The RNA shown here (Bacterial large signal recognition particle RNA) has 264 nucleotides and comes from an Anaerolineae bacterium.
Taxonomically the source falls in Anaerolineae (Bacteria, Bacillati, Chloroflexota).
It matches the Rfam family "Bacterial large signal recognition particle RNA". The family's RNA type in Rfam is non-coding RNA gene.
The sequence was found by an Rfam model in a public genome assembly.
RNA sequence: UCGUGCUAGACGGGGAGCUAGCGGUGCCCUGUACCCGCAAUCCGCUAUAGCGGGGUCGAAUUCCCCUCCGAGGGCCAGAUGCUUCUGAGACUGCCCUGGCAUCUGGCGUUGAGGAUUGGGUCCUACGCGGCGGAAGCCCGUGAACCCCGCCAGGUCCGAGAGGAAGCAACGGUAAGCGGUCACUUCCGGGUGCCGUAGGGGAGCCUGGUCUGAGCUGGGUGCCUGCGGCAAGUCAGGGGAUAUGGCUCGAAGAGGGGUGCACGA
Numbered sequence: 001u002c003g004u005g006c007u008a009g010a011c012g013g014g015g016a017g018c019u020a021g022c023g024g025u026g027c028c029c030u031g032u033a034c035c036c037g038c039a040a041u042c043c044g045c046u047a048u049a050g051c052g053g054g055g056u057c058g059a060a061u062u063c064c065c066c067u068c069c070g071a072g073g074g075c076c077a078g079a080u081g082c083u084u085c086u087g088a089g090a091c092u093g094c095c096c097u098g099g100c101a102u103c104u105g106g107c108g109u110u111g112a113g114g115a116u117u118g119g120g121u122c123c124u125a126c127g128c129g130g131c132g133g134a135a136g137c138c139c140g141u142g143a144a145c146c147c148c149g150c151c152a153g154g155u156c157c158g159a160g161a162g163g164a165a166g167c168a169a170c171g172g173u174a175a176g177c178g179g180u181c182a183c184u185u186c187c188g189g190g191u192g193c194c195g196u197a198g199g200g201g202a203g204c205c206u207g208g209u210c211u212g213a214g215c216u217g218g219g220u221g222c223c224u225g226c227g228g229c230a231a232g233u234c235a236g237g238g239g240a241u242a243u244g245g246c247u248c249g250a251a252g253a254g255g256g257g258u259g260c261a262c263g264a
Stems, first nucleotide, its partner, number of pairs: 001264006009057003012030004020046005034054005063257006072248006082239007091232002093229003096225001098223010113211009122199006128192002131188006138179004147172003155164003
C1' cells in the first nucleotide's frame, strides 16, 4: 500500500409543550434517512437517561469534533406606517332652516294673478228609457169516467104518440205541459254623453263679470343658526404586522480526527 473478516458506531434531525430531569408517542419545521410491540385522563428510563425483540451497513462521500451559512420555532420590545373601537365638534367638507343676489327657461294684454258668480263632476229622492228575471195575454197540446155542449148505436118508461138518462165519436174548456216577435204588470241593478227637485261644495273641469302684469321650473354664489352628519381633523384605547434584540436550531458547505485481526 492492497485484500478479507470483525468491533465501536450508524440506520434521520430539530423546536415548542409536558416532565424533578432525559427520551418517546402526539403537534410544528426541515427532509426521505430499517422492521415489530408499548404509550397523553400517558409509556419507559435515571446525568451512562426510551424499554423489549430482530435486520442491514460498517473505519469512511456514511462515524466523531470544530467553523461558516441558515429553513424554522420560542421569548421580549415594537411602530411615526396599517386596521379597528370610543369620545369631541374649533377648522375643511356635506345636508337642512330662514333670507339676499344673480343667471337661465316656460306661460302670459288672443289676459298672469286676484276677487266674485253660475254649472258639471259628488249624494239622496222621484220619473223615463234600457238590460235581466218572473207573471199575464196569445198559440199549441191537453179529461175513457168523477167538466160543458151535442149526443149515432144501444138502454129505460109508455099500448101508442112521445119522453128520460146517457157511453163512444165530434166540438170546446180546467188543472198541467210546451212555445213565443210584440203588448201589459211586477221585481232587481257595478244600467244611462236622460229629465226634475233637494242637498253638498275640499279638489278638478268649464262659462260670465270686475281689476290689470305677473306666475312658475332649474342652476350658481353669499349670509344666517345654541340646527344636523362626523368623511377629513383632534384625543384616547385595542389588534396584528414590518422591524430590532435574545435564545434553540434542521438541511447544506469547509476543515480536522478516529480502531482490531489475518494474509500479500